[in-house]
Lysine riboswitch aptamer from Sporolactobacillus shoreae, 179 nucleotides, folded computationally. Rfam family: Lysine riboswitch aptamer. From the family's description: Riboswitches are metabolite binding domains within certain messenger RNAs that serve as precision sensors for their corresponding targets. Allosteric rearrangement of mRNA structure is mediated by ligand binding, and this results in modulation of gene expression. This family includes riboswitches that sense lysine in a number of genes involved in lysine metabolism, including lysC. The organism belongs to Sporolactobacillus, within Bacteria. The coordinates come from a structure-prediction model, not an experiment, and the mean pLDDT is 79. Of the family's consensus pairs, 98% are formed in the model.
RNA sequence: AAGCAGAUAAGAGGAGCAGGGCGAAAAAGUAAGGGACGGGAGCCAGGAAGAGCGAGGAUCGUUCCCUAAAGGUCAACCUGCCGAAGCGGUCGCUUUUUCCGGAAACGACGCGCUGGGCUGCAGCUGAACAGGUUGCAGACUGUCACUGCAUGAACUUGCGGUGGAGCACUUCUCGGGCU
Numbered sequence: 001a002a003g004c005a006g007a008u009a010a011g012a013g014g015a016g017c018a019g020g021g022c023g024a025a026a027a028a029g030u031a032a033g034g035g036a037c038g039g040g041a042g043c044c045a046g047g048a049a050g051a052g053c054g055a056g057g058a059u060c061g062u063u064c065c066c067u068a069a070a071g072g073u074c075a076a077c078c079u080g081c082c083g084a085a086g087c088g089g090u091c092g093c094u095u096u097u098u099c100c101g102g103a104a105a106c107g108a109c110g111c112g113c114u115g116g117g118c119u120g121c122a123g124c125u126g127a128a129c130a131g132g133u134u135g136c137a138g139a140c141u142g143u144c145a146c147u148g149c150a151u152g153a154a155c156u157u158g159c160g161g162u163g164g165a166g167c168a169c170u171u172c173u174c175g176g177g178c179u
Base pairs, nucleotide, nucleotide: 002179003178004177006174007173009171010170011169014082016081017080018079019078020077023074024073033065034064035063036062037061038060042053043052046100047099048098049097085114086113087112088111089109090108091107092106094104095103096102115141116140118138119137120136121135122134123133124132125131143164144163145162146161147160148159149158150157
């Protein structure tokens, strides 16, 4: 002096990620409630039990009247950010009348997967042809490595090809570890 490794800090990807209140559409002429007619004994979420309802006619079927809400979504704005975040798993706690099962909300894990958005197909979820999520495929994009050309050599840059993954990549600094 150069390179490699380590530790902070600051950054970049762009239809970038997540959250928030107001408003809007939809949910839906649905749930719940009521009337008329029919009908005639049980009804009551996946299983038991309990409470409740029912001959003063329930459940159910047809029709009429009346008529919501939550989760999810959307443009703009604000906030926090770049494993942003999402999914799965385990554990804890709560809700659903009690138990079992299932489902959902919240929290923890330095457990596993995914660089990112888009499109198509399929599964699950959802009221949904919205959205979310998982898998597969397709190009696109950012990053790094190798490689071809511009170029006779090196650096830089640009245009291509192939491939990998975010505990990555770029820049500065630090201690002064290794060659």